[in-house]
Context: one part of a larger RNA
RNA sequence: UUGGGCGUAAAGCGUCCGCAGGCGGCCCAGAAAGUCUGUUGUUAAAAAGUGGAGCUCAACUCCAUCCAGGCAAUGGAAACUACUGGGCUAGAGUGUGGUAGGGGCAGAGGGAAUUCCCGGUGUAGCGGUGAAAUGCGUAGAUAUCGGGAAGAACACCAGUGGCGAAGGCGCUCUGCUGGGCCAUAACUGACGCUCAUGGACGAAAGCCAGGGGAGCGAAAGGGAUUAGAUACCCCUGUAGUCCUGGCCGUAAACGAUGAACACUAGGUGUCGGGGGAAUCGACCCCCUCGGUGUCGUAGCCAACGCGUUAAGUGUUCCGCCUGGGGAGUACGCACGCAAGUGUGAAACUC
Repeated sequence: UUGGGCGUAAAGCGUCCGCAGGCGGCCCAGAAAGUCUGUUGUUAAAAAGUGGAGCUCAACUCCAUCCAGGCAAUGGAAACUACUGGGCUAGAGUGUGGUAGGGGCAGAGGGAAUUCCCGGUGUAGCGGUGAAAUGCGUAGAUAUCGGGAAGAACACCAGUGGCGAAGGCGCUCUGCUGGGCCAUAACUGACGCUCAUGGACGAAAGCCAGGGGAGCGAAAGGGAUUAGAUACCCCUGUAGUCCUGGCCGUAAACGAUGAACACUAGGUGUCGGGGGAAUCGACCCCCUCGGUGUCGUAGCCAACGCGUUAAGUGUUCCGCCUGGGGAGUACGCACGCAAGUGUGAAACUC
């Protein structure tokens, strides 16, 4: 390269935005670049192919012929693709009316618990474990009552439930703000899909500066256990965990499943909306749109399983894979304060 693949065997970028590029709805007309077709020229000779001829055959030599394809010129066709002009509304977007939500940011407030401090009551233990000990306590602890302070997290509601592109988001109220869904069909009229490079966001840990520090708790110290115990258990406990600003840019960043669109049985639960019927009304029932589960048909799959939320059937675009180890290493380059991250081999070996 041809071909085959990417849920679990190697393989979907953590997520989104998006330039170039690739791809792209319906109708009419034009022109004719791609496309199809006719003609002409050219594609040297030799060789090769086909049909003949000559050396007794053959090799060899000679004669005739030469498609297809390429390139160029010219005439034609107009279905498809591209192009130009005009139109449409089913894609996409806007408007209008509703609606659910832990979506984001900021401010204010709240209670329970924990720890510490002060005071009261009270006396010998408390704590901890498999059992203990270290530890705390007669300088009055633990327990209990009252008062105060601080920091962090928000029990119940809470749900296979909701929202968000992902990371993620959960006490209450207020302000600012993003997106979704439903109904309607007024407006625009293909404005779309995907996206190399690029950009933004991105858990935890970690880093820088300044705050904060209740609980928890790497490191560290001590007590146990053990043959040992640099652990598991216990008592302490520093960074950190929290806030503000800046960096880092990773993860089993997982649905281990890229995005978009179309098509292909159903049953059942649940969340949000609309319509119908019914009713005093809510519920119940029927239809429908959007999400989220579960079971399952056809089909798919190596099997497990997937199955209108596809891993089915197709189209478009991107990313990625090509035996194990060496190795996500070395080197180079880029980024970073650093830690390191991104990109990413080979020898050798099985």
A computed fold for a 350-nucleotide part of an RNA from Synechococcus sp. CS-1325, annotated as small-subunit ribosomal RNA, central domain. Model confidence (mean pLDDT): 86 of 100.